Predicted 3D model of a 585-nucleotide part of an RNA (large-subunit ribosomal RNA, domain V) from Candidatus Nomurabacteria bacterium RIFCSPLOWO2_01_FULL_33_24. Taxonomically the source falls in Candidatus Nomuraibacteriota (Bacteria, Bacteria candidate phyla). The coordinates come from a structure-prediction model, not an experiment, and the mean pLDDT is 81. The RNAcentral record of the full RNA draws on ENA and SILVA.
[in-house]
Context: one part of a larger RNA
RNA sequence: CCUGCAGUUAGACGAAAAGACCCCGGGAGCUUUACUAUAGCUUGAUAUUGGGUGUGUUUUUUAAAUGCGUAGCAUAGGUGGGAGACUUUGAUAUCUUGUUUUCGGAUAAGGUGGAGUCGUCAGUGAAAUACCACUCUUUUAAAAGGCACAUUCUAAUCUUAGUGGAAAAAACAUUAAGAGACAGUAUCUGGUGGGUAGUUUGAGUGGGGCGCUCUCCUCCUAAAGAGUAACGGAGGAGUCUAUUAAGGUUAGCUAGGCGCGAAUGGAAACCGUGCCGAUAGUGCAAUGGCAUAAGCUAGCUUGAUUGUGAGGCGUACAUGCCGAGCAAGUGCGAAAGCAGAGCAUAGUGAACACUAGGUUCCCUUUAGAUGGGGCCUAUGAUUAACGGAUAAAAGCUACCCCGGGGAUAACAGGCUGGUUCCGCCCAAGAGUUCAAAUCGACGGCGGAGUUCGGCACCUCGAUGUCGGCUCAACUUAUCCUGGCGCUGGAGAAGGUGCCAAGGGUUUGGCUGUUCGCCAAUUAAAAAGUUACGCGAGCUGGGUUCAAACCGUCGUGAGACAGGUUGGUCUCCUAUCUACUGCAGG
Numbered sequence: 001c002c003u004g005c006a007g008u009u010a011g012a013c014g015a016a017a018a019g020a021c022c023c024c025g026g027g028a029g030c031u032u033u034a035c036u037a038u039a040g041c042u043u044g045a046u047a048u049u050g051g052g053u054g055u056g057u058u059u060u061u062u063a064a065a066u067g068c069g070u071a072g073c074a075u076a077g078g079u080g081g082g083a084g085a086c087u088u089u090g091a092u093a094u095c096u097u098g099u100u101u102u103c104g105g106a107u108a109a110g111g112u113g114g115a116g117u118c119g120u121c122a123g124u125g126a127a128a129u130a131c132c133a134c135u136c137u138u139u140u141a142a143a144a145g146g147c148a149c150a151u152u153c154u155a156a157u158c159u160u161a162g163u164g165g166a167a168a169a170a171a172c173a174u175u176a177a178g179a180g181a182c183a184g185u186a187u188c189u190g191g192u193g194g195g196u197a198g199u200u201u202g203a204g205u206g207g208g209g210c211g212c213u214c215u216c217c218u219c220c221u222a223a224a225g226a227g228u229a230a231c232g233g234a235g236g237a238g239u240c241u242a243u244u245a246a247g248g249u250u251a252g253c254u255a256g257g258c259g260c261g262a263a264u265g266g267a268a269a270c271c272g273u274g275c276c277g278a279u280a281g282u283g284c285a286a287u288g289g290c291a292u293a294a295g296c297u298a299g300c301u302u303g304a305u306u307g308u309g310a311g312g313c314g315u316a317c318a319u320g321c322c323g324a325g326c327a328a329g330u331g332c333g334a335a336a337g338c339a340g341a342g343c344a345u346a347g348u349g350a351a352c353a354c355u356a357g358g359u360u361c362c363c364u365u366u367a368g369a370u371g372g373g374g375c376c377u378a379u380g381a382u383u384a385a386c387g388g389a390u391a392a393a394a395g396c397u398a399c400c401c402c403g404g405g406g407a408u409a410a411c412a413g414g415c416u417g418g419u420u421c422c423g424c425c426c427a428a429g430a431g432u433u434c435a436a437a438u439c440g441a442c443g444g445c446g447g448a449g450u451u452c453g454g455c456a457c458c459u460c461g462a463u464g465u466c467g468g469c470u471c472a473a474c475u476u477a478u479c480c481u482g483g484c485g486c487u488g489g490a491g492a493a494g495g496u497g498c499c500a501a502g503g504g505u506u507u508g509g510c511u512g513u514u515c516g517c518c519a520a521u522u523a524a525a526a527a528g529u530u531a532c533g534c535g536a537g538c539u540g541g542g543u544u545c546a547a548a549c550c551g552u553c554g555u556g557a558g559a560c561a562g563g564u565u566g567g568u569c570u571c572c573u574a575u576c577u578a579c580u581g582c583a584g585g
Base pairs, nucleotide, nucleotide: 001585002584003583004582005581006580007579008578010577011576012575014571015570022405023404024403025402026401027400028397029396030395031394034199035198036197037196038195040192041191042190044188045187046186047185048184050153051152052151053150054149055148056147057146058145059144060143061142062141063140064139065138067136077135078134079133080132081131084118085117086116093112094111095110096109097108098107099106100105157179158178159177160176161175162174163173164172202214203213204212211231215237216236217235218234219233220232238386239283240342241341247301248300249299250298251297252296253295256276257275258274259273260272261271281290282289284347286345287344288343305328306327307326308325311322312321313320317387330339331338332337354380355378356377357376358375359374361373362372363371412459413457414455415454416453418452420448421447422446423445424444425443429439430438466541467539468538469537471533472530473529474528475527476526479504480503481502482499483498484497485496486495487494506520507519508518509517510516547565548564549563550562551560552559553558
């Protein structure tokens, strides 16, 4: 070195299971003051549902009464007819009682009594309740009907009990008692309704969540045309202006600061004067403009019009922007002319549906309308997730499931090296004096890859995660043991540095602990790397499933780098590499 046998499990990112953690897409279970329905419960109406009585109210009919401005016999409702009407079947008058009243009277019944009373005329806007007819206001009585409430009845209906069909239950028949037009039931209707069901619950994001943002305007980034990203750096808008307009036009004007002077008067009021020259102002952010002013005043006004629009800018589309000119009618100006809002750039919202106005349009229909649809115009969206899914919508899942992802997190590795550790430079200072025995501020320059991070590069069709046990291998920036220099080294004991990795580097108490504190030792009780060495070697105390308790949060389902108890660690069988032992060649 080769072969074989027996072993050990360090590796084959070993095997097993399309990762259960995390994210994305889908689903399911559960919750609720998410949305929308719905069973159930409940309100009312109608039907099943009938007969009386009383009270209240209302309608109709009948009868009776009722009606007062002023003038006027006097309490004249309206209209029409009308010259007579009533009366021994008891008139004028008078007494009693009732009703009503504007307190004047009107009217009804009864008694006495025994023959008259009223109208036509004069006055009044209107003439007789003399008489007749119709009718209005208000009131009373009666009848009929409706409604409401109360009460009563029994025949619908319901309940219970008995009996019947050879025993039992139901159903049915029948009898009795009770209830009773209620209850029950049907249809419609308002309310309630996680009891049940179907669903919704946005995206971006140096993982996700929490936070923040989502449309528009200005500047920088933006690399001298335009355009240009980021959870890059700064700010704004979701309007305002018609009672002096912040619009139009015509005419005119120039701010602001500083110096000096001048009563009250001061840093600043108003006045005079000189210098600088846009630093001022622009309704509001910023930028670009603006003195011929776009800035500031005054006069007159409504072009903050209607119908169009050559040609352009911009642009994926849809939006958006500028616009001469023509026609109608107008404002200002002597006129030329200017004016279709504002110095410009923000001040915003598509379709559908509904609504309003207009229309020489179309369809149906008609005597004509009505109705439906086009076309033009207009109003209503924090449709702000702002190119707007619906008229209408929140959560939990550790009981979870499926499809995917190393496109994306947690472990480990990798890159980086802010942080960490170590070293060096400068030397203010401490060290009685003296920077450098020792320590070294303010600063500067490196190294290592042990911490906490950043990135998200292999791995999500799986690379098992803390600590302990067992077994270790390596590094040196050396804790002990060895050799040496300096010392603020007398000796001893030390401090600090150089060489050095051969060997060594404890046992206990508490805690799951690494760590740490404590106790007793020791020559010393060093620091690290090895997937924070080592679970196909062990353990399973912790973390990190399902059960449960407490605190806190939440209406709740549930949640908590809060606590607590419990909780399956697979491969008797190792193919290859590696290692150990033995045997043979």